A computed fold for a 122-nucleotide RNA, annotated as FMN riboswitch aptamer (RFN element). It matches the Rfam family "FMN riboswitch aptamer (RFN element)". Its family is annotated with FMN binding in the Gene Ontology. The sequence was found by an Rfam model in a public genome assembly. Its mean pLDDT, the model's own confidence on a scale to 100, is 82.

RNA sequence: GGUUGUUUUCGGGGCGGAGUGAAAUUCUCCACCGGCGGUGAUAGUCCGCGAACAAACGCAAGUUUGCCGAGCCUGUGAAAUUCAGGCACCGACGGUUAUAGUCCGGAUGAUAGAAAACGCGC
Repeated sequence: GGUUGUUUUCGGGGCGGAGUGAAAUUCUCCACCGGCGGUGAUAGUCCGCGAACAAACGCAAGUUUGCCGAGCCUGUGAAAUUCAGGCACCGACGGUUAUAGUCCGGAUGAUAGAAAACGCGC
């Protein structure tokens, strides 16, 4: 240094102002936010993954399958749908005096993964 095993820790952000109304952080106008790995150069929108949701099976833990949002233009450059400029777009389920990416809840959860320690053989 590589590979592999165990353990531990970490591992999602955001409604501020105005309006209408009996009632809205849910509607309207302005605003605000962006998980993980990858990449010829930095990504919410590329490629892939996770969560969530649905169905089947199971006493249960759970397993399998399905589903799984949204970007263009110009510029620089060897290289960028990732940078700069401009204009756009997207966001699970349940709850609610009124429709939620931002409030409350499952969740002091789970996970993609990240780091460290220790061990094994090479």